[in-house]
């Protein structure tokens, strides 16, 4: 200088006017509204895909069933998140990528073609041996080499045989065993012909972990009205939801009328941000300081002007919070590391 | 805001446990009829919502995404 890898920050500034939500002080007041000062959307506030809080539901229980993760170790409230490490795969390469138990528990399932799709079989072949003049036919062996396929019963090779074949050896792969090294996943050595198809994002097995529902949960106040039919229930409804146990103990369901459509609380200060320090390869985690930074209830950020500039810009609005994941995204900006060339 | 379900032909819907996409209406063609409409024979017509996996193969089965519907105060 060209072309990549990882990581991280930002993603709009300042100034005036006018307006919107909350809120504190004051004038005034039944509700209300006003002036004046403070504060006011995101890295994804999304998707609602996982994880916890938190509330309620026998005052809170077992079982099965069902679902969910799946290499090992570790952080964490938890997690399917992350860090670190194995082991497979792809880059020259920095570095990326992985649904990564079990198929030797069992059960299905592998279209079409092929002889055969899995207790192995035998279509064309080879090779034996009868028969026949021969063409070819019977019966044995055999599975190297042809054909089919997405896959063909370990692979290459040598010896060996009538022809063959792990039948016997070398090497490679896999499987069991033993030993060594690690905390483990695993790696590395020997020794054993032991060689067993693929599919578990197909049923299952293992091993772990889950109780269901969700702020329209859930509770408090205050006003307003008017009851009726049916049916169910101490032989236990209703309630913990799929089903059995089990606990509780009086109402519960449907249909028709009737009122009402108000306010408060949860609700925002938290597993919080920021700087130092330590402990750790890291994810984290301790301790010290220090800041407070939306809280509505038809739902709040907007419009204009002006200033540097090539251009005011992508993605996109909180709705009980909170750790993640994934998805969208113009454009700028710092670090740290490759590989190619050039030139010193 | 919170929870569910769907997407297949022009419509409306099947498609079990993964093996050549189907049926009914519409459409066009021909046959019947003076002519139409029923009738009768035949034809055509699919990115299975989009992307990526899993597998020898995907409408199916995993994941992420996009439209629509529905339900709770």
């Nucleotide at each position: 200088g060209c072309a990549g890898a990882a990581g991280g920050u930002c993603g709009g500034g300042u100034g005036g006017u006018c307006g919107c939500u909350g809120u504190g002080a004051c004038c005034g007041u039944u509700u209300g509204u006003g002036u004046c000062g403070c504060a006011g959307a995101g890295g994804a506030a999304a998707g609602u895909c996982c994880g916890g809080g938190c509330u309620u539901c026998a005052c809170a229980g077992g079982g099965c069933a069902c679902g969910a993760u799946g290499c090992c170790g570790g952080a964490u409230a938890a997690c399917g998140u992350c860090c670190g490490g194995g082991c497979g795969g792809g880059g020259u390469g920095a570095c990326c990528c992985g649904a990564c138990g079990g198929a030797a528990a069992g059960u299905g399932c592998c279209a079409c073609a092929g002889a055969a799709a899995a207790c192995a079989c035998a279509c064309a072949g080879c090779c034996g041996u009868c028969g026949g003049u021969a063409a070819c036919g019977g019966c044995g062996g055999u599975a190297a080499c042809g054909g089919u396929g997405a896959a063909a019963a370990g692979g290459u090779g040598c010896g060996g045989u009538a022809a063959g074949a792990g039948c016997g050896c070398a090497c490679c792969g896999g499987c069991g065993g033993c030993g060594u090294g690690g905390a483990g996943a695993c790696a590395c050595g020997c020794c054993g012909g032991c060689c067993u198809g693929g599919u578990a994002a197909a049923c299952c097995c293992c091993a772990u972990c889950g109780g269901a529902a969700g702020c329209a949960a859930g509770g408090g106040c205050a006003g307003a009205c008017a009851g009726g039919a049916g049916g169910g229930g101490a032989u236990g409804a209703c309630g913990c939801g799929g089903c059995c146990c089990g606990c509780c103990g009086a109402c519960c369901c449907u249909c028709c009328g009737g009122g009402u459509u108000g306010c408060c609380c949860g609700c925002u200060g938290g597993a919080g941000g920021c700087g130092g320090c330590g402990a750790g390869u890291a994810a984290u985690c301790g301790c010290c300081g220090u800041c407070c930074u939306a809280g509505a209830g038809a739902g709040a950020u907007g419009a204009c002007c002006a200033c540097a500039c090539a251009a005011a810009g992508a993605c996109a609005g909180a709705a009980c919070c909170c750790g993640g994941c994934u998805u969208a995204c113009a454009g700028a900006c710092c670090u740290u590391c490759u590989g190619c060339u050039u030139c010193u | 805001g919170a929870g569910a379900g769907u997407a297949u032909a022009g419509c409306u819907c099947a498609g079990c446990c993964g093996g050549u996409a189907g049926a009914g209406c519409a459409a066009c063609g021909c046959c019947c009829u003076u002519u139409u409409a029923a009738g009768g024979c035949g034809u055509g017509g699919g990115u299975c919502c989009u992307g990526g996996g899993u597998u020898c193969g995907a409408g199916u089965c995993c994941c992420a995404g996009u439209g629509c519907u529905c339900u709770c105060a």

The prediction has a mean pLDDT of 80. Two RNAs folded together computationally: RNase P RNA and transfer RNA, 417 nucleotides in total. Rfam match: Bacterial RNase P class A. It is annotated as a ribozyme.